RNAcentral holds the sequence, with entries from ENA. A computed fold for a 75-nucleotide RNA from a Candidatus Woesearchaeota archaeon, annotated as transfer RNA.
RNA sequence: GCCGCUGUAGCUCAGCUUGGUAGAGCGACGGUUUCAUAAGCCGUAGGUCGCGUGUUCAAAUCUACGCCAGCGGCA
Numbered sequence: 001g002c003c004g005c006u007g008u009a010g011c012u013c014a015g016c017u018u019g020g021u022a023g024a025g026c027g028a029c030g031g032u033u034u035c036a037u038a039a040g041c042c043g044u045a046g047g048u049c050g051c052g053u054g055u056u057c058a059a060a061u062c063u064a065c066g067c068c069a070g071c072g073g074c075a
Stems, first nucleotide, its partner, number of pairs: 001074007010026004020057001028044005050067003054062001
């Protein structure tokens, strides 16, 4: 340099195929329980869906192009 894959909550990921209110587990915080801690149970917060741009009434999802980051392959 060329090709492919990946980027969603603090972490690990689902959701994309078939556009229509952004989710789960873990973690954090609060409550409950206990002499106390842990576990269990209940609840709360936490997101420019990598960044622009296009299409659309509507984009995490589709598309063309550009950019950023990571992984792999070829040279």
Rfam family: tRNA. Lineage of the source: Archaea > Nanobdellati > Candidatus Woesearchaeota.